[in-house]
RNA sequence: AAUUUUUAAAAAGCGCCAGGACUACCGCGUAGGCGAGUAGUUGACGAGGUGGAGGUUAUCGAGUAAUUCGGCGGGUGCCUCCUAGCUGACCGCACAGCUAUUUAUUCUUCUUAUAAAACACACGAGGCGACUCGGUGUACAAAAAAGGAGAAAUGCGCCAUA
Numbered sequence: 001a002a003u004u005u006u007u008a009a010a011a012a013g014c015g016c017c018a019g020g021a022c023u024a025c026c027g028c029g030u031a032g033g034c035g036a037g038u039a040g041u042u043g044a045c046g047a048g049g050u051g052g053a054g055g056u057u058a059u060c061g062a063g064u065a066a067u068u069c070g071g072c073g074g075g076u077g078c079c080u081c082c083u084a085g086c087u088g089a090c091c092g093c094a095c096a097g098c099u100a101u102u103u104a105u106u107c108u109u110c111u112u113a114u115a116a117a118a119c120a121c122a123c124g125a126g127g128c129g130a131c132u133c134g135g136u137g138u139a140c141a142a143a144a145a146a147g148g149a150g151a152a153a154u155g156c157g158c159c160a161u162a
Base pairs, nucleotide, nucleotide: 014073015072016071017070019069020042021041022040023039024038025037026035027034028033045061046060047059051082052081053080054079055078056077083100084099085098086097087096088095091157092156093155094154105152106151107150108149109148110147111146119137120136121135123134124133125132126131
């Protein structure tokens, strides 16, 4: 250094860092600076979201003059199939559409929202530094979810009535 085994902890704007940017030291240079030198720092702010298998560039906004750039991995998204169900005016079968357990046919329309970072502070702690962790104050979303209104929604059988 690699591999294997065991134990513990830890997650979905989640994890990691070798490009880039920045800091310190070292070396070079008259200086501005340079270095595929060494060691570090940075590298996504919340909302929302998990039946199973496979595939796949996985929803919504917020923020800085600027990197939330770039790369790798993962993933609750989406599609197909499977499983189990819902609607189509009792029930059954088929067909069509839909749902994943506070769920579930399509379209139109109305109502409804205390996010966090950011920012500020003669704030606290750590570090030579880049920066990191925390405290106090303080705003502003969207997709959605929920509720209301209107319109539209197959065939056959069965049952019942005339």
This is a predicted structure of a 162-nucleotide RNA (glmS glucosamine-6-phosphate activated ribozyme aptamer) from Bacillus fonticola.
NCBI's taxonomy places the organism under Bacteria, Bacillati, Bacillota, Caryophanales, Bacillus.
Rfam family: glmS glucosamine-6-phosphate activated ribozyme aptamer. Rfam classes the family as a riboswitch.